[in-house]
Molecule: Bacterial RNase P class A
Organism: Actinoalloteichus hoggarensis
RNA sequence: CGAGCCGGCCGGGCGGCCGCGACGGGGGUGACCCCGCCGAGGAAAGUCCGGACUCCGCAGGGCAGGGUGGUUGUUAACGGCAACCCGGAGUGAUCCGCGGGACAGUGCCACAGAAAACAGACCGCCGGGCCGUGCCCUCGGGCGCGGUCGGGUAAGGGUGAAACGGUGGUGUAAGAGACCACCAGCACCCCGGGUGACCGGGGUGGCUCGGUAAACCCCACCCGGAGCAAGGCCAAGAGGACGCCGGCGACGGCGUCUGCGCGAGCGUUCGAGGGCGGCCCGCCCGAUGCUCGCGGGUAGGCCGCUGGAGCCCGUCGGCGACGGCGGGCCUAGAUGGAUGGUCGCCGGUCGAGUCGCCGCGAGGCGGUUCGACGACAGAAUCCGGCUUAGAGGCCGGCUCGUCCU
Repeated sequence: CGAGCCGGCCGGGCGGCCGCGACGGGGGUGACCCCGCCGAGGAAAGUCCGGACUCCGCAGGGCAGGGUGGUUGUUAACGGCAACCCGGAGUGAUCCGCGGGACAGUGCCACAGAAAACAGACCGCCGGGCCGUGCCCUCGGGCGCGGUCGGGUAAGGGUGAAACGGUGGUGUAAGAGACCACCAGCACCCCGGGUGACCGGGGUGGCUCGGUAAACCCCACCCGGAGCAAGGCCAAGAGGACGCCGGCGACGGCGUCUGCGCGAGCGUUCGAGGGCGGCCCGCCCGAUGCUCGCGGGUAGGCCGCUGGAGCCCGUCGGCGACGGCGGGCCUAGAUGGAUGGUCGCCGGUCGAGUCGCCGCGAGGCGGUUCGACGACAGAAUCCGGCUUAGAGGCCGGCUCGUCCU
């Protein structure tokens, strides 16, 4: 210098004008006004996992169902993360793996191909029977060729993602783990190392037993349900009851309590209905009750709500994820849903013009003018992750190649 790999961070800045929401203070009878201060993200997103929190009776047994899947750690927990193991890709930094079990059983394996799983004969190779035929002959036969029938054979060709170990030899009519040597692989045993996944070495065995479990299934472990519209509180309400006041009366007004009216069905220990996510068992609640239809009313406010597995810095332990200790900081809480709009200057990237310098040249560097671009997106109970989207830019570490020293 070129080509790459990994990690971290930013995601325009300043000012003017107009505007919005929360909190604190002040003013105003009030509507509202003034001052101060704070006000989106790395993903706030998808809502895919895991938890906190809340309620349901703290949720029993079996079956069914769902999830996870190398090992050891980490954590509140996880399907996350870290380190390591195994397999694969790359010269390498590094990356990828839905990574338990296919000698428990079942299913499936497109197309092509003869055959796709207790194999299989299309071509080829080798015997045998029959038919035809050529040549030779010592007339008994011998050597061939073609056709046909029926066998043997997985060495060779060919198909495929995959064809029942590979190479060499023995053997045979031709062949074949049929047999032998070496190699690969499988199962079992032993020794050594490691917490472990696993690794290294030795021995024995039958000679080889295909793939697929994001197919059923088997094994191990985990899982109660619903969710902030959770959940709690206040107010109001139609109708009714009672009291007081007014009126001869129908009735009207005020106050208190309750929280609507009408109809139908079922049911009160021989129990309707309901709860323990589904089913069965088992357990529990249960009468001013439950279900349905019609009519009418209210449909506002407060809490939950943001201070928390919180953020930053330092230090210690650990390879690391992470943890311990010390110090500092307060950082949105809307509810028709605030966090914005516009202008100017500066800065960034790209394109075009122009000027200067360098270079033989293609071109490079710097200045200046004009134009274009500036993403993805946007809190709604909170937190830890994953995934997806994303204009442009900065920093650090590492690898390979070429040249020079």